Background
The part of an RNA shown here (large-subunit ribosomal RNA, domain VI) has 282 nucleotides and comes from a hot springs metagenome. Its mean pLDDT, the model's own confidence on a scale to 100, is 84. It matches the Rfam family "Bacterial large subunit ribosomal RNA".
Context: one part of a larger RNA
RNA sequence: CGCGGGCCGCCUGAGGGGAAGCUGCCCUCAGUACGAGAGGAACGGGGUGGCGCGGCCUCUAGUGUACCGGUUGUCCUGGUGGGCAACGCCGGGCAGCCACGCCGCAGGGGAUAACCGCUGAAAGCAUCUAAGCGGGAAGCCCCUCCCGAGACGAGGCGGCCUUCCAUCGGGGCUCGUGCCCCGGUGGUACGGGCUCCCGUAGAAGACGGGGUUGAUGGAGUAGGGGUGUAAGCUCCGAGGGGGUUUCCCCGAGGAGUUCAGCCCGCUACUCCCAAUCGCCCG
Numbered sequence: 001c002g003c004g005g006g007c008c009g010c011c012u013g014a015g016g017g018g019a020a021g022c023u024g025c026c027c028u029c030a031g032u033a034c035g036a037g038a039g040g041a042a043c044g045g046g047g048u049g050g051c052g053c054g055g056c057c058u059c060u061a062g063u064g065u066a067c068c069g070g071u072u073g074u075c076c077u078g079g080u081g082g083g084c085a086a087c088g089c090c091g092g093g094c095a096g097c098c099a100c101g102c103c104g105c106a107g108g109g110g111a112u113a114a115c116c117g118c119u120g121a122a123a124g125c126a127u128c129u130a131a132g133c134g135g136g137a138a139g140c141c142c143c144u145c146c147c148g149a150g151a152c153g154a155g156g157c158g159g160c161c162u163u164c165c166a167u168c169g170g171g172g173c174u175c176g177u178g179c180c181c182c183g184g185u186g187g188u189a190c191g192g193g194c195u196c197c198c199g200u201a202g203a204a205g206a207c208g209g210g211g212u213u214g215a216u217g218g219a220g221u222a223g224g225g226g227u228g229u230a231a232g233c234u235c236c237g238a239g240g241g242g243g244u245u246u247c248c249c250c251g252a253g254g255a256g257u258u259c260a261g262c263c264c265g266c267u268a269c270u271c272c273c274a275a276u277c278g279c280c281c282g
Base pairs, nucleotide, nucleotide: 001150005161006160007159008158009157010156011155015147016146017145021051022050023049024048025047026046027045028044034039052105053104054103055102056101060099062097063096067092068091069090070089071088072085073084074083075082076081094265108142109141110140115135116134117133118132164187165186166185167184168183169182170181171180172179173178191281192280193279194278195211196210197209198208199207216274217273218272219270220269221268222267223266224264225263226262227261232257233256234255235254236253239250240249241248242247
């Protein structure tokens, strides 16, 4: 821009796309059919793997430079606590992301190919074919998954608005005031956008949620979770130092307080903070 008014939501499915995939083994059928014996199936049914593809994170594993702890060197330092050294190194680790983990790739219908048939003449026979009728593939078309009305054949269903106001032009009625109709412009209606707070959405657009009639993000609190028992204080304390009759001081480390402390991309609650006020299209 179009889809002969506009807007919102939900569909139909023309058409398009997809690894809709490939394959092994085991059990059963069955020691059956078959075969003198030796040997030894199939149709069908069930189970379990491999490769590949797609999706997911409950479990398992990895990562997890958010986070917690231990520790070396050095610097700041009374202690606490920190900076730097690849996250200094090491031990753990939620969410997220992931594979080594989990799930799916199944089943059915239709028309056929080669081919196998039934009936059957031309041609008293024969013949699957000439008329007619069946069967028959990992292939084809549906069913299944995804996109999908720009499918210009532009579809369907439901709902909402199409109201007025101002102004300009034209026409009609009327004694006049005034009334009616048509068209243009501007403001509006339903609705949408900008803008703002955000997101498991995302390259930008887009998509989804929210904007005070509010729990959208932050923060606080609680829950849940990760680390693993903080600092301070009290007690104990190997050993060392001073004085030496009773004592005093230093002290690595240990215990208690303490399932602590610290922390959280999770969940809930709470208007404390930020979504103020507004503008535009229509």